[in-house]
RNA sequence: AGAGUUUGAUCCUGGCUCAGAACGAACGCUGGCGGCAUGCCUAACACAUGCAAGUCGCGCGAGAAAGUUCCUUCGGGAGCGAGUAAAGCGGCGCACGGGUGAGUAACAUGUGGGUAAUCUUCCCUUAAGUCCGGAAUAACUCUUCGAAAGAAGAGCUAAUACCAGAGAGACCACGAGAACUUCGGUUUUUGAGGUUAAAGAUGGGGACCCUUCGGGGCCUAUCGCUUUUGGAUGAGCCCGCACACUAUUAGCUAGUUGGUGAGGUAACGGCUUACCAAGGCUCUGAUGGUUAGCUGGUCUGAGAGGAUGGCCAGCCACACUGGAACUGAGACACGGUCCAGACUCCUACGGGAGGCAGCAGUGGGGAAUUUUGGACAAUGGGGGCAACCCUGAUCCAGCAAUGCCGCGUGAGUGAAGAAGGCCUUCGGGUUGUAAAUCUCUGUCAGUAGGGAAAAAAGUAUUCUUCGAUAAUAACUUAGAAUCCUGAUGGUACCUGCAGAGGAAGAGGCGGCUAACUCUGUGCCAGCAGCCGCGGUAAUACAGAGGCCUCAAGCGUUGUUCGGAAUUAUUGGGCGUAAAGGGAGUGUAGGUGGUUAUUUAAGUCAGAUGUGAAAGUCCUGGGCUUAACCCAGGAAGUGCAUUUGAUACUGAAUAGCUGGAGUGCGAGAGAGGAAGGUGGAAUUCCCAGUGUAGGAGUGAAAUCCGUAGAUAUUGGGAGGAAUACCGAUGGCGAAGGCAGCUUUCUGGCUCGCAACUGACACUGAGACUCGAAAGCGUGGGUAGCAAACAGGAUUAGAUACCCUGGUAGUCCACGCUGUAAACGAUGGAUGCUUGUUGUUGGGAGUGUUAACCCUUUCAGUAACGAAGCAAACGCGUUAAGCAUCCCGCCUGGGGAUUACGAUCGCAAGAUUAAAACUCAAAGAAAUUGACGGGGACCCGCACAAGCAGUGGAGCAUGUGGUUUAAUUCGACGCAACGCGAAGAACCUCAUCCUGGUCUUGACAUCCACUAGACCGCUCGGUGAAAGCCGGCUUUUCCUUCGGGAACUGGUGGACAGGUGCUGCAUGGCUGUCGUCAGCUCGUGUCGUGAGAUGUUGGGUUAAGUCCCGUAACGAGCGCAACCCACGCCUCUUGUUGCCAAUAUUAAGUUAGGCACUCUAGAGGGACUGCCAGUGUUAAACUGGAGGAGGGUGUGGAUGACGUCAAGUCCUCAUGGCCCUUAUGACCAGGGCUACACACGUGCUACAAUGGCGGAUACAAAGGGUCGCGAAACUGUGAAGUGAAGCCAAUCCCAAAAAGUCCGCCUCAGUUCGGAUUGAAGUCUGCAACUCGACUUCAUGAAGCUGGAAUUGCUAGUAAUCGCAGAUCAGAAUGCUGCGGUGAAUACGUUCUCGGGUCUUGUACACACCGCCCGUCACACCACGAAAGUGGUUUGCACCAGAAGUCGCCGUGCCGACCUCGUGAGGCAGGUGCCCAAGGUGUGAGCUAUGAUUGGGGUGAAGUCGUAACAAGGUA
Repeated sequence: AGAGUUUGAUCCUGGCUCAGAACGAACGCUGGCGGCAUGCCUAACACAUGCAAGUCGCGCGAGAAAGUUCCUUCGGGAGCGAGUAAAGCGGCGCACGGGUGAGUAACAUGUGGGUAAUCUUCCCUUAAGUCCGGAAUAACUCUUCGAAAGAAGAGCUAAUACCAGAGAGACCACGAGAACUUCGGUUUUUGAGGUUAAAGAUGGGGACCCUUCGGGGCCUAUCGCUUUUGGAUGAGCCCGCACACUAUUAGCUAGUUGGUGAGGUAACGGCUUACCAAGGCUCUGAUGGUUAGCUGGUCUGAGAGGAUGGCCAGCCACACUGGAACUGAGACACGGUCCAGACUCCUACGGGAGGCAGCAGUGGGGAAUUUUGGACAAUGGGGGCAACCCUGAUCCAGCAAUGCCGCGUGAGUGAAGAAGGCCUUCGGGUUGUAAAUCUCUGUCAGUAGGGAAAAAAGUAUUCUUCGAUAAUAACUUAGAAUCCUGAUGGUACCUGCAGAGGAAGAGGCGGCUAACUCUGUGCCAGCAGCCGCGGUAAUACAGAGGCCUCAAGCGUUGUUCGGAAUUAUUGGGCGUAAAGGGAGUGUAGGUGGUUAUUUAAGUCAGAUGUGAAAGUCCUGGGCUUAACCCAGGAAGUGCAUUUGAUACUGAAUAGCUGGAGUGCGAGAGAGGAAGGUGGAAUUCCCAGUGUAGGAGUGAAAUCCGUAGAUAUUGGGAGGAAUACCGAUGGCGAAGGCAGCUUUCUGGCUCGCAACUGACACUGAGACUCGAAAGCGUGGGUAGCAAACAGGAUUAGAUACCCUGGUAGUCCACGCUGUAAACGAUGGAUGCUUGUUGUUGGGAGUGUUAACCCUUUCAGUAACGAAGCAAACGCGUUAAGCAUCCCGCCUGGGGAUUACGAUCGCAAGAUUAAAACUCAAAGAAAUUGACGGGGACCCGCACAAGCAGUGGAGCAUGUGGUUUAAUUCGACGCAACGCGAAGAACCUCAUCCUGGUCUUGACAUCCACUAGACCGCUCGGUGAAAGCCGGCUUUUCCUUCGGGAACUGGUGGACAGGUGCUGCAUGGCUGUCGUCAGCUCGUGUCGUGAGAUGUUGGGUUAAGUCCCGUAACGAGCGCAACCCACGCCUCUUGUUGCCAAUAUUAAGUUAGGCACUCUAGAGGGACUGCCAGUGUUAAACUGGAGGAGGGUGUGGAUGACGUCAAGUCCUCAUGGCCCUUAUGACCAGGGCUACACACGUGCUACAAUGGCGGAUACAAAGGGUCGCGAAACUGUGAAGUGAAGCCAAUCCCAAAAAGUCCGCCUCAGUUCGGAUUGAAGUCUGCAACUCGACUUCAUGAAGCUGGAAUUGCUAGUAAUCGCAGAUCAGAAUGCUGCGGUGAAUACGUUCUCGGGUCUUGUACACACCGCCCGUCACACCACGAAAGUGGUUUGCACCAGAAGUCGCCGUGCCGACCUCGUGAGGCAGGUGCCCAAGGUGUGAGCUAUGAUUGGGGUGAAGUCGUAACAAGGUA
């Protein structure tokens, strides 16, 4: 410090998630030791048991027992125990310490002040005193009541208990004076009044006095007691500031705010009360609601902040719940009292007892939190003179890896790189110096011993000393010596001994994020923090090996901060991502020009006080180190007081003119309101002319019209809107405003510089205006037109189109208050290069003027410097640079919603959540793809033609069906006469049925064994394969052991597979497409994806070429190079050819090689030449010459890529599967089935024909397991036969259409040939299933083919035949060959496909895309709802315990007195107040509710197709 995640990719916005640190934690796995810390976060739920507050005999009276000793009459008595225990009166303490955080949003807390408005036990200090008297009462004894708890009565007694008197000081009120003062008072001096104190105890003691002989007075000391001064400590009260959320809480308040009198308090005060006044608080958030103890601090963070308040420390509050007072210095009291309530316990049923939020502990709750331990040795507290007692405060120990810190689980050596594991390309690699081995060490734990170390000061005794004293006593101050005291604990620590011995796990390994392989699984099981893995090759699941990280821990979960600049003060934004209010006027508020003076509030500087300790930080020190602890320092950014400074801000005063306004003079305008008025047009009415249509549409129909429409002429009525001018022109704050004219009226601009003198800007609330639609009342209604009706369209059409048509649109008055109310851009001011247009003013030069030019203000537009911006873009009219003020935003959905509130007649508007759900939603730009977007171009793409297909029969392929099986593959174009260039057996396959073999039909190797192999035949069985059996025969070398070769058998490695996966692959192929495209290097532009180049202007068949150009070059494609054909030349001259000569039936032969031809090599064509057009180009058009002319024709040739296209059944191949079978062999069957559908073909339907006869002309091929002539036989297929030919020689071989002659004459025919019968031929082991051909006979459908659709642009279509491959045989298919030989192309509007540019996009699996809503089903959360339950609370009333206070007090009572009906007190009664409780009526919150409403999420449901392209009606 960042990273992952939206996209095909990019940049931005924006959320989600991760890496870090922390914890009073919990859970999972694991677990050696020690130190230091920490440990009910939940039920302030209920609690058994024990302990947690007592102490003082030096305040007082009284006073046991057990036990023991002695005596005894044996009944008992006495001493000690012991003035002890226990109890009582009294004093002090119990208000501290300890616990908890329920309540509390508050002067509770923090901080700083005030108290001149107060108190303070114990302690210190100052001054003084402690005099004189009195009356009771507990304990105790007796009696009574009660189960108990306890209570009542009678009698006795003491005090440092209680009470009276005196009176110092103090206090109170009054009078007089002084000082200070914040002017309120305070302090002080003084006068005369009033009120009001005390208590003794103990030790010691010379003299004196008293004595009950114990002692006391007295003296002295100490401790007490009383009053008082000051302090310290603690507490009370008051104030400034700080201190959570909520406005879907906006008004609250009658003791309320103030005053006066009185009361009350330690004290001010409505604290209380009577009266008077009507105030007080509040948008700077009152009141209400919700939540919460506050702080020092803690965690995190760079900081600012955010979160938090456990342990420790300070404060507060509480003590079963509610209320109340008493005592006291202090309480309205955790281990006190009274009352009420709930709960628990005891009970004799009449009554009683209790309060762990003290320490342990129990139950319960919960994910979860310890021992019913030891000791007062230390520290601290209470009491006491003290010893001492008490102390679950505290100190220790126990439990828990809960946390932090430290240590260990060994160190060195050791390569045969052992074994084993895992992986493997089988070579090896890795675990791994790791282990073993050898040599060492000894921490921790264990064991034995030492260690009473340190942690202890203090009391007591003795001595010295100080003070007071009459005193050397006692006491007191300081010191010395001695004795005594340890829970922890035989602990820390030290030493000896033995021995590597007892001591390692957890999580992870797809990216983020360090760390990889194998096996299993197969969208299953599972994982997951986010993205996401898993559907047969998973580094993501599970296991293993290896590796990585941390380590006595490691992970997970939860929570907080961080990262998050993701609430932005530091430090964000608002044109399009979320976000500018619809607009203005203006209140509060915020901000504010310029000069001078004063002030000193803000601001700045210094000083002082405070900011507790602990903590954090620094320095040093103590535990072996560290954690931990100790000491000192710094810091604590704060608050208060005070002293200065005065630039800036504020305040006050006095000015200024630049901001703002006024005035004067001009100007433009659909600015507003009201009134008047004009013409054009539509419609309607009347009348005329006139006749059959009109209207409407893509096409129609509804509709109007012979009752006279439309059209046309004249007249009239009525309403609404204002053509042309007219314009990125004008005006207005916005909405908005348009004929002309009149009246009234707002604002704006320019010029001048007379006046005022900051009067300004913005603006929460508030008020006003505010399109259209809508609402109310009343008018009006020509046209238009929701709803509605009809007609069309359509699968439907509640739409788009048409014909009608009502609200409404118009006017007046009132309401509504919203819009994409948009420049999606709040207002104001200042600053920052420009160019061009336009509107309205002003000035100037030229000009007579119009006008032109220059310039300056105010508007309004286009383009653009800098700058800004994610980009698009903005750019003096800013989205630039700055200041001020307002509004608004914080992921998408839920949600322009619910509830509540306000407004409204209603419709509805404003304000405005949550649950739940997703990991995105979004902006801009890029490349593609797509569009029922555009432009340009091409193609037998259309058009123009010719011939077909689709109808018939047959052939063939496919689907389907059937079957034991009908093997498999191919499925739009680009599967379907395709793989298959040829299924009777074979082919042939997990096709079917049946019979067989198992190292195998085939290959290599090893071991053993036998033998040559070959062979020749043979036998049995069988459908064959196979199985069983038999005969014959040994080869080569040799060191004689054996070896080599070959064959058979047995066993083992292995063979084999047309088995699966073409979605694991190679190779090959199809297709877009022979379309003109596809890219790269460098440079440049852009943040980037990318762009440029490759776009543009021309041109081409072409990214072909030229020109231009931030591009310059290059590559793969195009073209050319290759083959065939077309012309010529040269060469060759047989098997080919024949001009001349001879010859024949015949190029048959001689002869020849001119020609044809053959097959080699060359030439030829290049826009080369001419003309025109064109940009002087490329090129095009025309022409000449030429066999051929503009790529001459045809072929071969197929860029980057697309389709997970096809093929594992050509071949190759990963993985998987089978292995007496999915391998191998054999026989028979099947692939040939047949209601049907489709594709591709053949033959036809006839006269341009059919039949018969005669007759002519090819090319290209094939042939020895072959082609096979002549001749003969057969009607024929064919047979016999054998010549010739390994081929320019022989054969297949007849070419056919054509031509000539004849017949047929329009018909199901002399067309057509299917089907069927019979008889044959050929091939072949074999033609039944299931071949081809021949002859005779039979003679079906079919008379030119619906919608639709195919091919073809010239030697092409059409038509005619020939050959070949495969092949024993078996083409209408396929591949070639030649013969005859057309028609048409205006053209590119349309269909299809393609290319380039451009545009839109919500698509990128790319339109076969994306995507919306209802309905149906399931689940989830929420709202409404007749109500129902709970809880909180307001108001009114009833009630009224205990208690304080007031009143009464005739009953009772000791102190005092005037002796009484006294003072005073008590019981009792009563009044006010008041807790619980009750009644009634509201409000809020919450739970639940039949039913209901929308929302969200779900698998491939239903219906449509609303949006995205002009999304097919933008």
Model confidence (mean pLDDT): 83 of 100.
The RNA shown here (small-subunit ribosomal RNA) has 1514 nucleotides and comes from an uncultured deep-sea bacterium.
It matches the Rfam family "Bacterial small subunit ribosomal RNA". Its family is annotated with ribosome and structural constituent of ribosome in the Gene Ontology.
The RNAcentral record of the sequence draws on ENA, Greengenes and SILVA.